The prediction has a mean pLDDT of 76. This is a predicted structure of a 99-nucleotide RNA (Bacterial small signal recognition particle RNA) from an Actinomycetes bacterium.

RNA sequence: GGUUGGGCCUUGCGCAAUAAGGUACCACGAACCGAGUCAGGGUCGGAAGGCAGCAGCUCUCAGUGGAUUACUUUGUGUGCCGCAAGUUACCUGGCCGUC
Numbered sequence: 001g002g003u004u005g006g007g008c009c010u011u012g013c014g015c016a017a018u019a020a021g022g023u024a025c026c027a028c029g030a031a032c033c034g035a036g037u038c039a040g041g042g043u044c045g046g047a048a049g050g051c052a053g054c055a056g057c058u059c060u061c062a063g064u065g066g067a068u069u070a071c072u073u074u075g076u077g078u079g080c081c082g083c084a085a086g087u088u089a090c091c092u093g094g095c096c097g098u099c
Stems, first nucleotide, its partner, number of pairs: 001096007009086006015079002017076007025066004034059004042051003
């Protein structure tokens, strides 16, 4: 001096961590404008029965709250964890040549 590898540095992908949101879970949840069942009463019928249907009860929509175990979305110089690529300069190793 050349070449090559590693480190430092940078980038991409992935993984983890973390913040917020969503889904799943639990509870509440419609005076009437949801569903089901519809006592009483009403109504039709000669009767048997039927019709509509208030209260009550049940299930829930929207929504509210709870719990953060699971899943998911977005983000973050949080990590220097994995893989790959880049790299003027710096550190370091191998090989070759020269002095």
Rfam family: Bacterial small signal recognition particle RNA. Rfam links the family to the GO terms signal recognition particle, plasma membrane targeting and SRP-dependent cotranslational protein targeting to membrane, signal sequence recognition. By type it is a non-coding RNA gene.
The organism belongs to Actinomycetes, within Bacteria.
The sequence was found by an Rfam model in a public genome assembly.